The prediction has a mean pLDDT of 77. A computed fold for a 355-nucleotide RNA from a Bdellovibrionota bacterium, annotated as Bacterial RNase P class A. RNAcentral holds the sequence, with entries from ENA. It is recorded under the gene name rnpB. Rfam family: Bacterial RNase P class A. The family's RNA type in Rfam is ribozyme.
[in-house]
RNA sequence: GGAGUAGGAGUGGUAGUUGCUCACGCGAGUGAGAGGAAAGUCCGGGCUCCGAAGAGUAGGAUGCUGGGUAACGCCCAGUCAGGGUAACCUGAAGGAAAGUGCCGCAGAGAAUAGACUUCCAUUUCAUUUGAAGUGGUAAAGGUGAAACGGUGAGGUAAGAGCUCACCAGUAAGUGGGGUGACUCACUUAGCUUGGUAAACCCCAUCCGGAGCAAGAUCAAAUAGGAAAGCAUUUGAGGGUGACUCGCCCGAAGCUUUCGGGUUGAUUGCUUGAGGUGAUAAGUAAUUAUCAUCCCAGAUAAAUGACUGCCCCCUAGCAAUGGGGAACAGAACCCGGCUUACAACCUACUCCGGUU
Numbered sequence: 001g002g003a004g005u006a007g008g009a010g011u012g013g014u015a016g017u018u019g020c021u022c023a024c025g026c027g028a029g030u031g032a033g034a035g036g037a038a039a040g041u042c043c044g045g046g047c048u049c050c051g052a053a054g055a056g057u058a059g060g061a062u063g064c065u066g067g068g069u070a071a072c073g074c075c076c077a078g079u080c081a082g083g084g085u086a087a088c089c090u091g092a093a094g095g096a097a098a099g100u101g102c103c104g105c106a107g108a109g110a111a112u113a114g115a116c117u118u119c120c121a122u123u124u125c126a127u128u129u130g131a132a133g134u135g136g137u138a139a140a141g142g143u144g145a146a147a148c149g150g151u152g153a154g155g156u157a158a159g160a161g162c163u164c165a166c167c168a169g170u171a172a173g174u175g176g177g178g179u180g181a182c183u184c185a186c187u188u189a190g191c192u193u194g195g196u197a198a199a200c201c202c203c204a205u206c207c208g209g210a211g212c213a214a215g216a217u218c219a220a221a222u223a224g225g226a227a228a229g230c231a232u233u234u235g236a237g238g239g240u241g242a243c244u245c246g247c248c249c250g251a252a253g254c255u256u257u258c259g260g261g262u263u264g265a266u267u268g269c270u271u272g273a274g275g276u277g278a279u280a281a282g283u284a285a286u287u288a289u290c291a292u293c294c295c296a297g298a299u300a301a302a303u304g305a306c307u308g309c310c311c312c313c314u315a316g317c318a319a320u321g322g323g324g325a326a327c328a329g330a331a332c333c334c335g336g337c338u339u340a341c342a343a344c345c346u347a348c349u350c351c352g353g354u355u
Stems, first nucleotide, its partner, number of pairs: 001351008012310007020033005035327001039338002042336005047211004054245004059207005064078005079093001080091004094202002099200002101196003116141002119136007149167006168192002170189008215267004225258006237249003274293008311324005
């Protein structure tokens, strides 16, 4: 100097005066009062209601291993793969030998692949050292993102794992390490057997629904309105994702359509899987114990204004002046993820240069 990771904080702090909302108080008054994301409504729950809450099919979600958590698609640690010189970062990370599909163009040929140029043998014609046919070959060249192992030697008419040595992969076996994903070493076998499942699919695990506009209470008002269909135990109809079965309710009603009244008040509503500190265990996420604190509850929507000092930015030699700049405002609550963001602060690590 450049880069990487983690944490903090969020344009003000403090004192006074005054204004707004809530709680407590007879009153004077006392105390508290928008975020790190309050955003997105993407996951998981708490809570409320419905359902005798069951089984199956379809459908959806997750997808390496171990741990954490109320739970999760989240977090921590690790394994493997890819990127990076590295610190580190990313992963939609089960199965391609169950099946189907796709891989454009180019190219001979793209998974039961394949002969364009070349190479070899041979036949015919010709003699300007060439042309045509037949057979062999897949080593060299070319096309392509990718061409059915790689390097070297032998061998061959020319070639080829045809043979050999080494390497890689694959299959089987043995031993070591690890809870595990996995990894290391050795032996045998010329066996050499693309990619893609963020394509369909297969496998494993999981999955009631609706939601604070949930619900509960009170008050008030209206037209105990009209019509149609089904039905009265041989069960109409209904039961909070779809369908089927089951189960339950159901008896003079049930369903559908049209029309009318109400739209008010209270509650739910903030003490929690809560915050902070210390100690202990653990690599960590986190857990336990003790201590301490109460930290918005609005309802057309509350936290604003002024002054002094300090702080930050800016113009200026100074005095002094101007400004407080980003993303952005709770609405039942909580744990996450994702996205937006001006100017910063702290710590550690990597690479390069200089001394």